FMN riboswitch aptamer (RFN element) from uncultured Cellulomonas sp., 145 nucleotides, folded computationally. The organism belongs to Cellulomonas, within Bacteria. It was read from a public genome assembly, where an Rfam model found it.
């Protein structure tokens, strides 16, 4: 300095201007945003994956009733946390270039979880000091020749 493991840490952008109105970062016009892995070539819209929600006769662990028993220990019903599985999960096309693009180029579209708000949210608040795909990110400890 490398390889592999294990552990801890990191890791998401966006409401700008103008209209309406008692009130709008929520409406209307224009503008503004795009996690990760895959892919013959680079993707918010192509394959999945996270994240929200929903179910679970399934594991683990705590609880809290009861019912057996010799104090060890069992049964049965309910209940929370994970955590496993499953369901749910938006939105693209014409052109061009090439061997090869729904991923480049040029046009033109379109899409964005719940709960809250003087009024309707991709961008404000909030669960979330939460959760996490995944990394050729950091760092620490082991192991390898």
């Nucleotide at each position: 300095a490398c390889a592999c493991g294990u552990g801890c840490u990191c890791c998401g952008g966006g409401g700008u201007c103008g209209g309406u109105g008692a009130g709008a970062a929520u409406c209307c016009g224009a503008g503004c945003c795009g996690g990760c892995g895959g892919u013959c070539a680079a993707a918010g819209u192509c394959c999945g994956c996270g994240a929200c929600c929903c179910g679970c006769g399934c594991g683990u662990c705590g609880c809290c009733c009861u019912c057996c028993a010799u104090c060890c220990g069992g049964g049965g019903g309910g209940u929370g946390a994970c955590g496993a599985c499953g369901g749910u999960u938006g939105a693209c096309c014409u052109g061009g270039u090439g061997g090869a693009a729904c991923u480049c180029c040029a046009g033109g579209a379109c899409c964005g979880a719940c709960g809250g708000u003087c009024a309707a949210a991709g961008u404000c608040c909030g669960g979330a000091u939460g959760g996490g795909a995944g990394g050729a990110a950091g760092u620490a400890c082991g192991u390898g020749g």